[in-house]
RNA sequence: GGCGGUGUAGCUCAGUUAGUAGAGCAGCGGACUCAUAAGCCGCGCGUCCGGGGUGCAAUUCCCUGCACCGCCA
Repeated sequence: GGCGGUGUAGCUCAGUUAGUAGAGCAGCGGACUCAUAAGCCGCGCGUCCGGGGUGCAAUUCCCUGCACCGCCA
């Protein structure tokens, strides 16, 4: 330098062939217990990496930038 992939909750990730975002773990609260743990019940208001475009509507499509990973040179 070229090509491809990833970027979503504190962490690991899903998601939508455009219609207003979810799981597990962690955390917090409750109940239980003499007390703690486990198990049980409840709790998520996240500029969906940034900017622009298309469109009634974009996390999703298009362009571009940034970060990281891989392959080639």
The RNA shown here (transfer RNA) has 73 nucleotides and comes from a Candidatus Omnitrophota bacterium. It matches the Rfam family "tRNA". It is annotated as a transfer RNA. The prediction has a mean pLDDT of 81.